[in-house]
Context: one part of a larger RNA
């Protein structure tokens, strides 16, 4: 892992409500004691206990009473149901559905491992290195001192025994619950060890790491107190049937938990239908918009220019100026959630008719009180988040089925069973895939469509409209030819001559026209060229603006793609047909649940998604009790086939087994497993 067998709402009491059942203004016993057919029943026992009057703190007074000065108001009563039992919901005290802490306290047991201390004993190859002291020389007055030799000190020095435990590898279901190999510290010392013995849990002992105290230490171990306590996690065991939630408020040493209201269920109640919806009248309102010479604030740009700065004058005042600031007024332009002279939509109030069929009120029983996304109308943030935090709706949650490749929430659409039947929705019809290689007219050439998404901006892509200018008196575009003279305009400058600047009433003549010059170009000049004209040629040619499609911008991280093939439609645009298409809806038969009718077992009619939850019917298993019934002519068990019931399950047969087994009615329950890192055995 899998099998098997065990494994979680019980039990006592007491309250509360519902059903049932006895008796009622009354119900009804406990101990105990008796009798009997003696693990019981019967019977007595009325002590008590609830009801049958309340009110007040009491005294007290009662259908009242209490507060009060009060005959006012008020409060809490009074206008007849309640009790005893049983059963079943729930809640209270108890381990109280079940398993689970870390931890607290007591009362004991540990120094055979570890510390640390006493007594007592034991070990320490071998090699260096030479300290006091001493002796001798030499040296002094004498000392100091110097040199030689002796001499053997020392938490000395190399290095085994022994003690230790630096680095690395290796072991990491280990050979080992801390080892092994290389290495590497100490090795006469605060060394190292044997033996006996001492110090105990908030306590020892510690060259101190919170180390060490029997593989356990920031408080050992063992039993107990104890089924501690767990607002926390995880589990919590057959069927079917009807309803069916919340994830909001308020308040909380509260935020993952409660309490009270919300909302769900079951049961009773009851009326001037009170709910909900449509239309129609009536009506409070200050949002969206809009305004603002209608306030408050705020403000563009102009005009006025109070007043203030600054220059000027002047001993000073008075004065004169201003690309300064600027108040008020007047024209313009626009802002405002905590502006309003204005003002809708919807929503809300009420009144009526009309559809529909829920609302209210009480009592048992919940569960929720982490929510989410879309769409909208805000607030916060970057008009960021799949962000947060409110308001309105819908979907999810608790919703199955179509579609959008896959996809809680998005479109369509709400699943009681069954059909090899039908029409449809979204969405789709070339193949993968059901269903049009459908019609009819345009567009795109980008594989654009068709990256999950895109912009500023660019561009003679290419289709359309719309205004507008030239044109057979010859338009555009191209060839040909001419673009000349006063003049090298003046000026400036070495030069400056259409073309470095700079000026200019950039003007004149001569033409078809022909700038005191568009541009290249020279050191200037020159040279090419444009304007503009004239020939040639023979039909349209240019601007703007505006709309579709398409281009360009266009960049992510392991290999690409529209879900794929693949497409020039099967891409887009508009317009029509057809068809496909889902658990919609319709048809054919069934089943339950709720309602009305009646012919009382039919009939019509509406319902029949579901978690959390609440109600209702059942099956199944052991055991009892009564009446039955099967069984060696073969009972439980165990396997198959058949089969009946929606379903838990039931019943026949056939094998196998080798002795007990059950049906109906009731009662009682150690009364149902797939999960708890569940427990135990097996494999």
């Nucleotide at each position: 892992g899998c099998c098997u067998a065990c494994g979680a709402g019980u039990u006592a009491u007491c309250u509360u409500c519902a059903a049932u059942a006895g008796c009622a203004a009354g119900g009804u016993u406990a101990a105990u004691u008796g009798a009997c057919u003696c693990a019981g029943u019967c019977a007595a026992a009325g002590a008590g206990c609830c009801g049958a009057a309340g009110c007040g703190a009491a005294a007290g007074c009662g259908a009242g009473u209490c507060u009060u000065a009060a005959c006012a108001g008020g409060g809490c009563g009074u206008c007849g149901a309640g009790u005893u039992a049983u059963u079943g919901g729930a809640g209270g005290u108890a381990g109280a559905c079940g398993c689970g802490a870390a931890a607290c306290c007591a009362a004991g047991u540990g120094a055979u491992c570890u510390a640390c201390c006493c007594a007592u004993g034991g070990u320490c190859a071998g090699g260096g290195u030479g300290a006091a002291g001493c002796u001798g020389u030499g040296g002094u007055g004498a000392a100091a001192c110097a040199c030689a030799g002796u001499g053997g000190a020392g938490g000395c020095c190399c290095g085994a025994a022994c003690c230790g435990g630096u680095a690395a590898a290796c072991g990491u279901u280990g050979a080992a619950a801390a080892g092994u190999u290389u290495u590497c510290g100490g090795a006469u010392g605060a060394a190292c060890u044997g033996u006996g013995g001492g110090u105990a849990g908030g306590g020892g002992u510690g060259a101190a790491a919170g180390g060490c105290c029997a593989a356990u230490c920031a408080a050992a171990c063992u039993u107990g107190g104890a089924a501690a306590u767990a607002u926390c996690u995880c589990g919590u065991a057959c069927u079917c049937c009807c309803c069916g939630a919340a994830a909001u408020g308020c308040c909380u040493u509260u935020a993952g938990g409660g309490g009270c209201a919300g909302c769900c269920u079951u049961g009773g109640a009851g009326u001037u239908a009170a709910g909900u919806g449509u239309u129609a009248u009536a009506g409070a309102g200050g949002u969206a918009g809009a305004g603002c010479u209608a306030c408050c604030g705020a403000u563009u740009g102009g005009a006025u220019g109070c007043g203030a700065g600054g220059g000027u004058u002047u001993c000073a005042c008075c004065g004169c100026c201003u690309a300064u600031c600027a108040a008020u007024u007047c024209c313009u332009g626009a802002c405002g959630a905590a502006c309003u002279c204005c003002g809708a939509a919807u929503g809300c109030u009420a009144u009526a008719a009309c559809a529909u069929a829920u609302a209210u009120c009480u009592a048992g029983g919940a569960g929720u009180g982490a929510g989410g996304c879309u769409a909208u109308g805000g607030g916060u943030g970057c008009u960021a988040a799949g962000g947060u935090c409110c308001g309105u709706a819908g979907c999810c949650g608790a919703g199955a089925g179509g579609g959008a490749a896959a996809u809680a929430a998005c479109c369509c659409g709400g699943a009681c069973c069954a059909u090899c039947a039908g029409c449809u929705a979204a969405g789709g019809u070339c193949c993968c895939c059901a269903a049009a290689u459908g019609u009819a007219u345009g567009c795109u050439a980008a594989g654009u469509u068709g990256u999950u998404c895109u912009a500023a901006c660019g561009a003679g892509g290419u289709c359309g409209a719309a205004c507008u200018g030239c044109a057979c008196u010859g338009a555009c575009a191209g060839c040909u030819a001419g673009g000349a003279u006063g003049u090298u305009g003046g000026c400036u400058u070495g030069g400056a001559a259409g073309c470095a600047g700079c000026c200019a009433u950039u003007c004149a003549u001569u033409u078809a026209a022909a700038g005191a010059g568009u541009g290249c170009g020279u050191a200037a000049c020159a040279g090419c060229u444009c304007a503009c004209u004239a020939g040639u040629c023979g039909a349209g040619c240019g601007g703007u603006u505006c709309g579709g499609c398409a281009u360009g911008g266009a960049u992510g991280a392991u290999a690409a793609u529209c879900g794929g093939g693949c497409a020039u439609a099967a891409g887009u645009a508009u317009a029509c047909u057809a068809c496909c298409g889902a658990a919609g809806c319709u048809a054919u038969g069934g089943u339950a649940u709720c309602g009305a009718a009646u012919u009382u077992a039919u009939u019509c009619g509406a319902u029949a998604g579901g978690u959390a939850g609440g109600g209702g019917a059942g099956c199944a298993u052991u055991c009892u009790a009564a009446c039955g019934g099967c069984g060696u002519a073969g009972a439980a068990g165990c396997a198959g086939u058949u089969u009946g019931g929606c379903g838990a399950u039931g019943a026949a047969c056939u094998g196998u087994g080798g002795a007990g087994c059950u049906u109906u009615u009731a009662g009682a329950a150690a009364a149902g497993a797939a999960a708890a890192u569940g427990u135990a055995g097996g494999c």

About this RNA: The part of an RNA shown here (large-subunit ribosomal RNA, domain II) has 683 nucleotides and comes from a sediment metagenome. Rfam family: Bacterial large subunit ribosomal RNA.